[in-house]
RNA sequence: GCCGACGUGGCUCAGUGGUAGAGCGAGUACUUGGUAAGUACUAGGUCAUGGGUUCAAUUCCCAUCGUCGGCUCCA
Numbered sequence: 001g002c003c004g005a006c007g008u009g010g011c012u013c014a015g016u017g018g019u020a021g022a023g024c025g026a027g028u029a030c031u032u033g034g035u036a037a038g039u040a041c042u043a044g045g046u047c048a049u050g051g052g053u054u055c056a057a058u059u060c061c062c063a064u065c066g067u068c069g070g071c072u073c074c075a
Stems, first nucleotide, its partner, number of pairs: 001071007010024004018055001026042005048064005
């Protein structure tokens, strides 16, 4: 330099056009003599960034950034 995959709550991941979810973690309540465990509830996301297409974009297209992997041939 070229090619490909990935980027979504604190962490690990799902969701692939119709207003974003799970598990773990955090907090609160119940329970207990008190913890742990259990049950219920709550908070937490500009979906990497910027454009485009669309009535509508996390999803499709382009560019950029980052991570990982592969290639790095001929003259």